[in-house]
RNA sequence: GCCGAUGUAGCUCAGGGGCAGAGCGAUUCUCUCGUAAAGAAUAGGUCGUGAGUUCGAAUCUCACCAUCGGCU
Numbered sequence: 001g002c003c004g005a006u007g008u009a010g011c012u013c014a015g016g017g018g019c020a021g022a023g024c025g026a027u028u029c030u031c032u033c034g035u036a037a038a039g040a041a042u043a044g045g046u047c048g049u050g051a052g053u054u055c056g057a058a059u060c061u062c063a064c065c066a067u068c069g070g071c072u
Stems, first nucleotide, its partner, number of pairs: 001071007010024004018055001026042005048064005
């Protein structure tokens, strides 16, 4: 330098045009003499950045950035 994959909550990952989700974790409450476990509720996201297409983009297209892999 060229090619490819990945980028979504604190962590691990779904979701592939129409309200952004799960598990774990966090906080609060219930229960307990107390802790753990269990149950209930709550919070937490500019969906890597920018642009384009579209009535509408996390999703499609392009560029860039980061990480990983391959080729030279």